Predicted 3D model of a 494-nucleotide part of an RNA (small-subunit ribosomal RNA, 5' domain) from an uncultured bacterium. The full RNA is in RNAcentral, with records from ENA, Greengenes and SILVA.
Context: one part of a larger RNA
RNA sequence: GGAUGAACGCUGGCGGCGUGCUUAACACAUGCAAGUCGAACGGUAGUAGGAAUACUAUAGUGGCGAACGGGUGAGGAACACGUAGCUAACCUGCCCUCCAGCGCGGGAUAACGUUUCGAAAGAGAUGCUAAUACCGUAUAAGCUCACAAUCGGUAGGGGGUAGUGAGAAAAGGGGGAACCCACUGGAGGAGGGGGCUGCGGCCUAUCAGGUAGUUGGUGAGGUAAGAGCUCACCAAGCCGACGACGGGUAGGGGGUCUGAGAGGAUGAUCCCCCACACUGGGACUGAGACACGGCCCAGACUCCUACGGGAGGCAGCAGUGAGGGAUAUUGGUCAAUGGGGGAAACCCUGAACCAGCGACGCCGCGUGGGUGAAGAAGGCCUUCGGGUCGUAAAGCCCUUUUCCCGCUGACGAGGAAGGACGGUAGGCGGGGAAGAAGUCUCGGCUAACUACGUGCCAGCAGCCGCGGUAAAACGUAGGAGGCAAGCGUUAUCC
Numbered sequence: 001g002g003a004u005g006a007a008c009g010c011u012g013g014c015g016g017c018g019u020g021c022u023u024a025a026c027a028c029a030u031g032c033a034a035g036u037c038g039a040a041c042g043g044u045a046g047u048a049g050g051a052a053u054a055c056u057a058u059a060g061u062g063g064c065g066a067a068c069g070g071g072u073g074a075g076g077a078a079c080a081c082g083u084a085g086c087u088a089a090c091c092u093g094c095c096c097u098c099c100a101g102c103g104c105g106g107g108a109u110a111a112c113g114u115u116u117c118g119a120a121a122g123a124g125a126u127g128c129u130a131a132u133a134c135c136g137u138a139u140a141a142g143c144u145c146a147c148a149a150u151c152g153g154u155a156g157g158g159g160g161u162a163g164u165g166a167g168a169a170a171a172g173g174g175g176g177a178a179c180c181c182a183c184u185g186g187a188g189g190a191g192g193g194g195g196c197u198g199c200g201g202c203c204u205a206u207c208a209g210g211u212a213g214u215u216g217g218u219g220a221g222g223u224a225a226g227a228g229c230u231c232a233c234c235a236a237g238c239c240g241a242c243g244a245c246g247g248g249u250a251g252g253g254g255g256u257c258u259g260a261g262a263g264g265a266u267g268a269u270c271c272c273c274c275a276c277a278c279u280g281g282g283a284c285u286g287a288g289a290c291a292c293g294g295c296c297c298a299g300a301c302u303c304c305u306a307c308g309g310g311a312g313g314c315a316g317c318a319g320u321g322a323g324g325g326a327u328a329u330u331g332g333u334c335a336a337u338g339g340g341g342g343a344a345a346c347c348c349u350g351a352a353c354c355a356g357c358g359a360c361g362c363c364g365c366g367u368g369g370g371u372g373a374a375g376a377a378g379g380c381c382u383u384c385g386g387g388u389c390g391u392a393a394a395g396c397c398c399u400u401u402u403c404c405c406g407c408u409g410a411c412g413a414g415g416a417a418g419g420a421c422g423g424u425a426g427g428c429g430g431g432g433a434a435g436a437a438g439u440c441u442c443g444g445c446u447a448a449c450u451a452c453g454u455g456c457c458a459g460c461a462g463c464c465g466c467g468g469u470a471a472a473a474c475g476u477a478g479g480a481g482g483c484a485a486g487c488g489u490u491a492u493c494c
Base pairs, nucleotide, nucleotide: 001494002493003492004491006490007489008488009487010486013365014364015363016362017361018360019358020357021323026321027320028319030318031317032316035064036063037062040061041060043058044057045056046055047054048053071276072275073274081200082199083198084197085196086195087194090193091192092191095189096188097187098186099185100184101183103137104136105135106134112127113126114125115124116123117122143167144166145165146164147163149161150160151159172181173180174179202248203247204246209239210238211237214236215235216234217233218232219231220230221229251273252272253271254270255266256265257264258263278299279298280297281296282295301312302311303310304309329355331354332353333352337351338349339348340347341346368398369397370396371395378389379388380387381386402435403431404430405429406428407427408426412421438483439482440481441480442479443464444463445462449478450477451476452475453474459466460465
């Protein structure tokens, strides 16, 4: 000098764009943050109607979603990440393309009714009922498995073609219809994911030896899938000064800051990946989880209780307490973008878009312009002549960015309507220089000097150093210099 998610002191007019718990992964009151579908199903209630029926609402069964989106950085030195590959060892709901189907039956169960227990949370018994819920069966182009043939391929187990045997499917809904949306099996694609490997990126040798599922083999189990992944048996291996093992520290990367570069430092915001969701463990469901707002167990903590037993998890958005030098509103809207559900209308969405607060940062603008004396008053200095603040002020002539008042008023919404932001931005008219400058420094480094006060005191200070009676270094004043809605200080990095 540059930089910062900054803080502190003094000061503070406006706008745009960003940004805002770095500390206690401390504890959390309250509200909201994941639902949707009646065009899957049977009910129930209401409205209209004399009724048939139609419409509306929806607790339950069922489907899809809830594994995304959002948060945090605790843990982890590891194939976690980055990069380059491999998978002849793998999976993939919704979406796209293509092929082949959707036949016939059955038994339940929630809701509901009756009833029992319980303070509650809730639980049980019994009776009835539906389905795209569940089950049996038929069919099988293709699929899977076994056997055997052939073609070419591989280090090897892979692939194609034709064959025999065995096994496994399905669901309907809407519509007057056409048809549309669903459903089942198979092939391919796209996107997503699992696994493996080479290389790369922290400190410590005041850690030198480490290792029993350890290293390998055979067999089995397990998984979507290779493998000591797990198990039984057998062998005795495997790693290590090219740093094993141990200890400490740490989310990684794109990037960011600095620097001429090499390098050093860093990993806030945004994007990608990982890990976590009160602490520890576990599985269930599912295409996908070992699952933040799911379940079970254990623990700590908080709450309710009729003492028998129950409920909870803000590292989602706000907000509260605590900690701290320090970090915001218990706001608006689904208008746009995107997501979930739905045939759609639409519903949900603290994702998102906006608004609020903070000079926290960057950028832009303003606080007026011209004229005006050999120079007012006043301050300060003075050699008492004067010098200086100083064209500065006043005065006169202008302007109106901004500001205030009134009127108007968007784009963002690609066909009519529909905008949270927002009566905002912008436009027009009116008003009046009006409402808007501070802060740090002035001994040298370093740009800017005098007076008074003080008298090694009070104090200053980044380093050198100032202060003990004329202090350009302390304090005040005048003046000057720097930067400017900021200026200084502190902390940290280069």
The prediction has a mean pLDDT of 87.